[in-house]
RNA sequence: GAUGAACGCUAGCGGCAGGCCUAAUACAUGCAAGUCGAGGGGCAGCAUUAACUUCGGUUAGAUGGCGACCGGCGCACGGGUGCGUAACGCGUAUGCAACCUACCUACUACAGGGGGAUAGCCCGAAGAAAUUCGGAUUAAUACACCAUAAUGCAAAUUGACCACAUGGUUAUAUUGCUAAAGAUUUAUCGGUAGUAGAUGGGCAUGCGUCUGAUUAGCUAGUUGGUAGUGUAACGGACUACCAAGGCAACGAUCAGUAGCGGGUCUGAGAGGAUGAUCCGCCACACUGGCACUGAGAUACGGGCCAGACUCCUACGGGAGGCAGCAGUAGGGAAUAUUGGUCAAUGGGCGCAAGCCUGAACCAGCCAUGCCGCGUGCAGGAUGACGGCCUUCUGGGUUGUAAACUGCUUUUAUCAAGGAAGAAAAAAUCCCUGCGGGGAGAAUUGACGGUACUUGGAGAAUAAGCACCGGCUAACUCCGUGCCAGCAGCCGCGGUAAUACGGAGGAUGCAAGCGUUAUCCGGAUUUAUUAGGUUUAAAGGGUGCGUAGGCGGCCUUUUAAGUCAGUGGUGAAAUCCUACGGCUCAACCGUAGAACUGCCAUUGAUACUGGAAGGCUUGAGUUCACUAUAGGUAGGCGGAAUUUAUGAUGUAGCGGUGAAAUGCAUAGAUAUCAUAAAGAACACCAAUAGCGUAGGCAGCUUACUAGAGUGUUACUGACGCUGAGGCACGAAAGCGUGGGGAGCGAACAGGAUUAGAUACCCUGGUAGUCCACGCCGUAAACGAUGCUCACUCGUUGUUGGCGAUACACCGUCAGCGACUGAGCGAAAGCAUUAAGUGAGCCACCUGGAGAGUACGAUCGCAAGAUUGAAAACUCAAAGGAAUUGACGGGGGUCCGCACAAGCGGUGGAGUAUGUGGUUUAAUUCGAUGAUACGCGAGGAACCUUACCUAGGAUCGAAUUGCUUCGGAACUAUUCAGAAAUGAGUGUUCCUUCGGGUCAGUAUGAAGGUGCUGCAUGGUUGUCGUCAGCUCGUGCCGUGAGGUGUUGGGUUAAGUCCCGCAACGAGCGCAACCCCUAUUUGUAGUUGCCAUCAGGUUAUGCUGGGGACUCUACAAAGACUGCCUGCGCAAGCAGUGAGGAAGGAGGGGACGACGUCAAAUCAUCAUGGCCCUUACGCCUAGGGCUACACACGUGCUACAAUGGCGAGUACAGAGGGUAGCGAAGCCGCAACGGCAAGCCAAUCUCAAAAAGCCAAUCUCAGUUCGGAUUGAGGGCUGCAACUCGCCCUCAUGAAGUUGGAAUCGCUAGUAAUCGCGCAUCAGCCAUGGCGCGGUGAAUACGUUCCCGGACCUUGUACACACCGCCCGUCAAGCCAUGGGAGUUGGGAGGACCUGAAGACAUAUACCGCAAGGAUGUGUUUAGGGUUAAACCAGCGACUAGGGCU
Repeated sequence: GAUGAACGCUAGCGGCAGGCCUAAUACAUGCAAGUCGAGGGGCAGCAUUAACUUCGGUUAGAUGGCGACCGGCGCACGGGUGCGUAACGCGUAUGCAACCUACCUACUACAGGGGGAUAGCCCGAAGAAAUUCGGAUUAAUACACCAUAAUGCAAAUUGACCACAUGGUUAUAUUGCUAAAGAUUUAUCGGUAGUAGAUGGGCAUGCGUCUGAUUAGCUAGUUGGUAGUGUAACGGACUACCAAGGCAACGAUCAGUAGCGGGUCUGAGAGGAUGAUCCGCCACACUGGCACUGAGAUACGGGCCAGACUCCUACGGGAGGCAGCAGUAGGGAAUAUUGGUCAAUGGGCGCAAGCCUGAACCAGCCAUGCCGCGUGCAGGAUGACGGCCUUCUGGGUUGUAAACUGCUUUUAUCAAGGAAGAAAAAAUCCCUGCGGGGAGAAUUGACGGUACUUGGAGAAUAAGCACCGGCUAACUCCGUGCCAGCAGCCGCGGUAAUACGGAGGAUGCAAGCGUUAUCCGGAUUUAUUAGGUUUAAAGGGUGCGUAGGCGGCCUUUUAAGUCAGUGGUGAAAUCCUACGGCUCAACCGUAGAACUGCCAUUGAUACUGGAAGGCUUGAGUUCACUAUAGGUAGGCGGAAUUUAUGAUGUAGCGGUGAAAUGCAUAGAUAUCAUAAAGAACACCAAUAGCGUAGGCAGCUUACUAGAGUGUUACUGACGCUGAGGCACGAAAGCGUGGGGAGCGAACAGGAUUAGAUACCCUGGUAGUCCACGCCGUAAACGAUGCUCACUCGUUGUUGGCGAUACACCGUCAGCGACUGAGCGAAAGCAUUAAGUGAGCCACCUGGAGAGUACGAUCGCAAGAUUGAAAACUCAAAGGAAUUGACGGGGGUCCGCACAAGCGGUGGAGUAUGUGGUUUAAUUCGAUGAUACGCGAGGAACCUUACCUAGGAUCGAAUUGCUUCGGAACUAUUCAGAAAUGAGUGUUCCUUCGGGUCAGUAUGAAGGUGCUGCAUGGUUGUCGUCAGCUCGUGCCGUGAGGUGUUGGGUUAAGUCCCGCAACGAGCGCAACCCCUAUUUGUAGUUGCCAUCAGGUUAUGCUGGGGACUCUACAAAGACUGCCUGCGCAAGCAGUGAGGAAGGAGGGGACGACGUCAAAUCAUCAUGGCCCUUACGCCUAGGGCUACACACGUGCUACAAUGGCGAGUACAGAGGGUAGCGAAGCCGCAACGGCAAGCCAAUCUCAAAAAGCCAAUCUCAGUUCGGAUUGAGGGCUGCAACUCGCCCUCAUGAAGUUGGAAUCGCUAGUAAUCGCGCAUCAGCCAUGGCGCGGUGAAUACGUUCCCGGACCUUGUACACACCGCCCGUCAAGCCAUGGGAGUUGGGAGGACCUGAAGACAUAUACCGCAAGGAUGUGUUUAGGGUUAAACCAGCGACUAGGGCU
């Protein structure tokens, strides 16, 4: 796009079309084929007339007419259906010299005579009926006979002309045979014979006409001949005889499916699909067979027989055939009225009038389709109400839409008018050549009072359906929450769904719109036009060769192909163009064009083909030379191995990652000698050679094949390819017979392992070897069929030749590497093509099922070949390349990563955090590294979020506006655990406008409730790792690459060099801070060398700026200098100098990104949820529980120590609700009094380890301090749950810690103390800082962990914590096998055999024609039987698919 459609929702009108696609299922009822009295005898019924009449009626074919009957014509047309048919059925083109044709037309000729019957009618009989029988009588345009007769038919003679093989036409002498019908109104209509025409048919032939080869052979009337039969006619159509043919790979036979064509739909076309309506042909008429009649039938509404079914029946017998029009049942998703009329057109009969006509014309039903029309038009903004959305005092949209105003009236409705389709025939008149022609008037309409026209009223009577994620035009809200659902494909839905459902809006089409089904297109996705085969599916394992296809140069000829002209045909309709008719259109008409085809004929001759002749370049042969693991058979050889024997010799050998099994004191292994056996041939050896492929290797002999080169002669296209076919064909395997050293499936043992039916080891059978015979497959690979021609280069190599040459060069034939153009999806190929062309063959058409099943062929078997079979199932499977990620891949490098060291953790006690458990609650979060002394830098109350209990509800807090009132605050009383409640008393400021406060109302509350997977911000980690990118250019079809890779170097993508790259950005580094040195400036609260004063003593004082220090500014370090190495960058040096040396040390600083990492409980925030509560207040409790497990710490286990005493040296901080000196009390914690200090001034403050001397002497101790008791102190409203400190007493575990594991590379580890934040106090052994003392070790990068770069493989991309295979368990689905069983169609054999036809016979009937009967042949149907084929079911079973 289309449809004979159906279904869902909806529906105003008209025109034109169409309407059982299924059950060729069964049919009630009515109608669909009759007509002619001008063929006939007649006359039932009706009407008329006449007569009679008892007034009931009767009689008369007398008239109009006419049932039934005889006769003629028609019934073979028209109408229906598509069963069958793969066929001369259909289409197209021819032929009939092999034929027929009623009615019609033209012409010619003719029509004489007599005759016998039979329907009907009448009488009788049988039967339920259908119907039948007998008798009598009768007519014809019925029937038969006689006559006449040819241009007819048959036989036969001769001639002419023609032709296509048999032959045809025509003329002619002769012989034989065959016709007829009348009617009547006198006009005509008929009859017979013949010829010709027209029309319609019959037969034959060429070409075309579906699928299957898992159907390969079929055929006995089969193929042909002769002679007959039969027919309208040819013919094996049939019969007899003779011959043995005929068809088939160009697809016979068989099986399945199917009416064919014009056309229709689609398509650019070529094609593909289809065959409704209309037209042509065919076939069929309940199923099968058969003939009769006839011009024509093997006959839809005729006959006979058989069968199935239905109906009637008196049970004896009968009747029937809607695939005609309506209609019914049934089937189905589905298809209409038991209508009107013969008015028109057409048909039959008739002289005609006319009759008949479910043909036809009309109407009815159905949106089934196509076409047309309408459902209003114009104005109208406060852009109304309402709806929806929203960023919400507002805006947007529905939307000029509505209301409202004006206008119009198609359509519907009402009224009035009102067609065309009709022209005749007949009748009348006129003319006539008698066939006919003409004239005027009349009659005839189913549709239909319809179409159409006019008028009236009035916007009045008239809009839906689908869709809105992309494809694909059209977007928002709500609901739902992987549910409900959607879905054509991709896919959507798991709490913010433009995808589900609803709504608003938008879009598309519109009296329709969607869905479903089917066909074509897109699909170049079966490729003729117009595809492919290295790796995506696809080259046969290789050769030889049959058929076939294709084929070199020249000449002549032919004209089959080819091309051109002409003629015929290609029905009409359809399509197309033009014009015309319905108001337009659909529709219809007229004309043209077209129908791309077929046939005939005339010509052309380049090319292809045929014929003839020639040629040498393709192909082949001859001669010479050459190379070779080419093949087959025989002979020979040495090394090695194993075994045997002998000898020497002694304890192991062998084997492995390490072992063991095994062998060995009965003497192994090792060594030597001798012998035997079998198999394979080191070095040469190659990127080499040969062969068609498989394949071929010691030496040699014989036989034998092919190739290359050079060159002469010869043949003269002999060629290429090759479906079937034939041959060859690795390894393994099979059969028979040998052989058997080594190796070695199976097997055994030992190991390994969780297991180890493996890898490793020790043995070891088939086999491996030989001969003969099978098998016929391989990643049989160059994953690349064969042949020929053409097309840039470089280089190596083998064989030959030029050529006297070992160089160099050329050339031919091979074998390789690289690289252009070109090709290719790319990888790549590239004269050995995957380039450009030609020829032939083979193969492919999504994956899986499956190279499976069934069938067939081959094979001893294993199995092979054929078989891309099917059901079922998936939306992919696959190729090449890219970027990542990954690897028990490779290379390079780094890091306290390992190693080398030091000290810890893991064991004990305890502190703290976590899990778990418990609980009313033990609030919440953090969970590998990257949670666990984490959020928390202070949980007794508070904090606090949790639990229990008690309370208030605009609320604990903030704010705007407004109203009312005068309270509120404060003091106090009572209840209570408090919150709170109840009560009493008092009355604020003012610039007089008002304000503060409280209450009420309103707008905002509040939530540590949920979602960190809706988010912002912040943070952890990879990682202070060196990376991550961009612009332009270039390369690539593209993803992408290059740059950023490479060579060096660095801590570094740091720098240098090179380079199709050149630059740039974020990172690195630097800039910033602290610290190490110096200088300058400045000296108070800091300092005190010198001077002076003073004290028991002290920078205490005057003074000083020198020093330390303080805090501001500078300097300083840059591989700058030297040496060596290096192109450079840079590296090295116990270098110089310097306080510091190669980044001096430390900090802050964290690229693109990853982990949906963490946090909604810091804060902020979308959405959701709660609102007398999930919000708020209060008291008490809990977060501190305790069988247990883990993390992080502290203290220890002691002598490098403990205890007591003496004594020395810091830095950085804090302090007024504070630090608090000194002195006093107390053993002490602390207390009391109190100077000073808002701090370089006063104070916390004592630094500790250290040093000096003393004591303890290796013990559970003078170690260790847990736990517990008692007494105190401090903070605080309050130390019970649940604080810290002091004193006295108590004195647990623990004697250096299993597997494992952590930190650290220098002022570091280790060790020692000091300070601060938070804080009333403190569970701080934590955190953050500060200084004191102060090491050891690093060979090195193999390994573990993490990381960086390059490279490689990949079936991974959620990226190896990936992907993914098979069994088993379970469910579902289809399929194969299967003892058997059921059904079906087609054929064979035998038996039987109706009707009919043919043949024949007869003692029957008939004058005859003929009838009746018998027999035979043939045959539908029926029965029996064997086998094959195709389906269904089937216990059980096999594999497959999905989950």
Description:
Small-subunit ribosomal RNA from an uncultured prokaryote, 1443 nucleotides, folded computationally. The prediction has a mean pLDDT of 82. Rfam family: Bacterial small subunit ribosomal RNA.